[in-house]
FMN riboswitch aptamer (RFN element) from an Actinomycetota bacterium, 139 nucleotides, folded computationally. Its mean pLDDT, the model's own confidence on a scale to 100, is 80. The sequence was found by an Rfam model in a public genome assembly. Its Rfam family is "FMN riboswitch aptamer (RFN element)". Rfam describes the family as follows. The RFN element is a highly conserved domain that is found frequently in the 5'-untranslated regions of prokaryotic mRNAs that encode for flavin mononucleotide (FMN) biosynthesis and transport proteins.

């Protein structure tokens, strides 16, 4: 340094001792506040990808039924494989920036809720993109 194998451990933030409506709202309306991982001529919520949530497929598994059985059918569903998946412009400074500094903009899964959520509760002591260290192996 590399390669795959292997363990270990880490891995998401945000509605207030602001007001307004209203029987009721951290959910409407004013305002506030947040911004996971890689990359990227230089530092990114909105440049390029990737995860999570949902959806379809489904080896092995697991159960249900139907056979002496070999099996066959139905149905959950984890590796995995695929689908879906949201936002930005001027100006300035340089060699180089949708990333820095200025301005003024936008987006944000599903289920629940006395009334509708990016911030409340749930799934979730989860899963997770991937970071760190430690074993092996090779060079």
């Nucleotide at each position: 340094c590399a390669c795959c194998u292997c363990g270990u451990g880490c891995g998401g933030g945000g509605u207030g001792u602001g007001g307004g409506u209203g029987a009721a709202a951290g959910u409407c309306c004013c305002a506030a506040c947040c911004g996971g991982c890689g990359g990227u001529g230089a530092g990114a919520g909105c440049c390029c990808g990737c995860g999570a949530a949902c959806c379809c497929g489904a080896a092995g598994u697991c159960g249900g039924c139907a056979g002496c059985g070999a099996u066959g059918u139905c149905g959950a569903g984890u590796c995995c494989g695929g689908g879906c998946c949201g936002a930005c412009u001027c100006g300035g400074u340089g060699a180089a920036a949708u990333u820095c500094c200025g301005a003024g903009g936008c987006c944000g899964a599903c289920g629940g809720u006395c009334a509708g959520a990016g911030u409340c509760c749930g799934g979730a002591u989860g899963g997770g993109a991937g970071c760190a260290c430690g074993g092996g192996u090779g060079c």